Molecule: c-di-GMP-I-GGC riboswitch aptamer
Organism: Desulfonema limicola
RNA sequence: AAAGCCAAAGCCAAACCCAUCGUGAGGUGGGGACGGAAAGCCGCGGAUCCUGAUGUCAGGACAGCCGGGUUGCCUUUG
Numbered sequence: 001a002a003a004g005c006c007a008a009a010g011c012c013a014a015a016c017c018c019a020u021c022g023u024g025a026g027g028u029g030g031g032g033a034c035g036g037a038a039a040g041c042c043g044c045g046g047a048u049c050c051u052g053a054u055g056u057c058a059g060g061a062c063a064g065c066c067g068g069g070u071u072g073c074c075u076u077u078g
Stems, first nucleotide, its partner, number of pairs: 001077004011036002016031006034064001040070003044067003048061005
C1' cells in the first nucleotide's frame, strides 16, 4: 500500500420491552441480539422522516439508506 475467503483477540448492537427527555422525527440509560470489517467519528452532497409556514422556504432528525471526508484493530499478500 492492497484485499477481507478462513482463523483468533476484543468491539458495536436491529427489532422488541422498561425508564427518561422531546410537540415530533428521534435521543439517552438498562435488558436483548437481527446483523456489522469501520454498525468508530464528521450532517459535506443526495435520499428519507419530523415541525412550522405555504414563496419548493426555515428549523430539525437520521452516520445500521447511498456517496464523500477522516482515524483505526486483526489476518493475508506485496